[in-house]
RNA sequence: CCAGACGGUCGGACGGCCGCGCUCGAGAUUUCUCAAGCGAGGAAAGUCCGGGCUCCAUGGAGGCACGGCGCCGGGUAACGCCCGGCCGGGGCGACCCGAGGGAAAGCGCCGCAGAAAACAAACCGCCCGCGUUCGCGCGGGUAAGGGUGAAAAGGUGCGGUAAGAGCGCACCGCCGCGUCGGCGACGAUGCGGGCAUGGCAAGCCCCGCCGGGAGCAAGACCAAAUAGGGGCGCCGGUCUUCCGGCGACGGAAGAGAGCGGGUCUCCGCGCUCAGGCGCCCGGGUUGGUUGCUAGAGGCGCCGCGCAAGCGGCGUCCCAGAUGAAUGGUCGUCGCUUCGUUCGCGAAGGACAGAACCCGGCUUACAGACCGUCUGGCGGA
Numbered sequence: 001c002c003a004g005a006c007g008g009u010c011g012g013a014c015g016g017c018c019g020c021g022c023u024c025g026a027g028a029u030u031u032c033u034c035a036a037g038c039g040a041g042g043a044a045a046g047u048c049c050g051g052g053c054u055c056c057a058u059g060g061a062g063g064c065a066c067g068g069c070g071c072c073g074g075g076u077a078a079c080g081c082c083c084g085g086c087c088g089g090g091g092c093g094a095c096c097c098g099a100g101g102g103a104a105a106g107c108g109c110c111g112c113a114g115a116a117a118a119c120a121a122a123c124c125g126c127c128c129g130c131g132u133u134c135g136c137g138c139g140g141g142u143a144a145g146g147g148u149g150a151a152a153a154g155g156u157g158c159g160g161u162a163a164g165a166g167c168g169c170a171c172c173g174c175c176g177c178g179u180c181g182g183c184g185a186c187g188a189u190g191c192g193g194g195c196a197u198g199g200c201a202a203g204c205c206c207c208g209c210c211g212g213g214a215g216c217a218a219g220a221c222c223a224a225a226u227a228g229g230g231g232c233g234c235c236g237g238u239c240u241u242c243c244g245g246c247g248a249c250g251g252a253a254g255a256g257a258g259c260g261g262g263u264c265u266c267c268g269c270g271c272u273c274a275g276g277c278g279c280c281c282g283g284g285u286u287g288g289u290u291g292c293u294a295g296a297g298g299c300g301c302c303g304c305g306c307a308a309g310c311g312g313c314g315u316c317c318c319a320g321a322u323g324a325a326u327g328g329u330c331g332u333c334g335c336u337u338c339g340u341u342c343g344c345g346a347a348g349g350a351c352a353g354a355a356c357c358c359g360g361c362u363u364a365c366a367g368a369c370c371g372u373c374u375g376g377c378g379g380a
Base pairs, nucleotide, nucleotide: 001376002375003374004373005372006371007370008369009368010367012333013332014331015330016329017328018327020039021038022037023036025034026033027032041351045362046361048360049359050358051357052356053215054214055213056212066211067210068209069208070207071085072084073083074082075081086100087098088097089096090095101206102205106204107203108200109199110198123146124145125142126141127140128139129138130137131136154172155171156170157169158168159167173195174193175192176191177190178189179188180187181186219290220289221288222287229281230280231279232278233277234276235275238255239254240253241252242251243250244249256273257272258271259270260269261267262266297316298315299314300313301312302311303310304309335348336347337346338345339344
């Protein structure tokens, strides 16, 4: 210098003017004005896991069903997260990837291709015998080679054989029993066994562990007008006949009463005849208050730990809106691109925006920077 691996930080800076939300203070103390302080993110996102908190349900323990998780050890409030390892796979390497328990408990499945996909089987081939029209055919042996497939019944080599084959042997693998190392996953190794046990459990299943439900629109409180419910008090509430009904009651007609109208007497006019008014109580809509932000909190130092993280001390307070504030504009500088008469000019500047809070995961993201490491080339 080139190519790459891993981890981390930032994601425009400063100032002027105008404006918005919250808190606190002052002035005429909810509303207005002024002053001070604070005011989005690494993901505030998806709402996928785990918790806190709240309400509902629930006597304890166990079981069944359902769902989730699954190598080992550690971290944590907890996790399906994180850290350190083991094993398998990939890469020259730094490093990366893995739903990574059980397939000799049972059931099921293994498409296409292929002779055959699990009690093995034999298409081509190889070997032996017989026949032959010399092309080959028939019978038998074999599973080394070819072919199919994701996968073909251990692998490589030597011996052996008609050709072959764990048929025999050595090494590797596998199985069983030990020994040593490791907390453990596991690793190393000794002896025995010719090899039995194909794959799939993100198919059923078995084993182990975990799991009540709903969510801040949770939940709590205050409560206007109008309408409706209940209680108390006051005032008022006419009678006859008929019809329906067991009845409460309803309907019709007539008379009467009250109020009103027509100038009085009077009337063949209208309405009403059972509710009205006052006080109190409870529920509750709109609305308001609370929950609400000091917390598994941030930063620094020290100690323990490989690390995730834990402990101690010090220090700081860092958004709480509710149709929902966190904005706009100008100037200077900086970054990128383009143009340039080298003075400068123009344009651009990611993903995205809290809504009860916290720990994770996942997804989106222009660009800039830092650290550690790997491979290669060149120079001293």
Description: The RNA shown here (Bacterial RNase P class A) has 380 nucleotides and comes from a Pseudomonadota bacterium. Model confidence (mean pLDDT): 77 of 100. It matches the Rfam family "Bacterial RNase P class A". Rfam's curators write: Ribonuclease P (RNase P) is a ubiquitous endoribonuclease, found in archaea, bacteria and eukarya as well as chloroplasts and mitochondria. Rfam classes the family as a ribozyme. It is recorded under the gene name rnpB.